[in-house]
RNA sequence: GCCCCUGUAGCUCAAUCGGAAGAGCAGGAACCUCUUAAGUUCAAGGUUGUAGGUUCGAGUCCUACCGGGGGCA
Numbered sequence: 001g002c003c004c005c006u007g008u009a010g011c012u013c014a015a016u017c018g019g020a021a022g023a024g025c026a027g028g029a030a031c032c033u034c035u036u037a038a039g040u041u042c043a044a045g046g047u048u049g050u051a052g053g054u055u056c057g058a059g060u061c062c063u064a065c066c067g068g069g070g071g072c073a
Stems, first nucleotide, its partner, number of pairs: 001072007010025004019056001028042004049065005
């Protein structure tokens, strides 16, 4: 330098053919307990890497760039 994969909550990952984002863990609150742990319940947490484009509608499709991984040279 070229090619491929990948980037979504603090972490690990979902999201069907494009119909508008959810789970587990962690953290917070309450219940339970003499107390802690365990358990139960509730709430919160997202510019879906960045910037554009297509579309009535984009996490998903297209382009460029950035980060990570791999291959070729």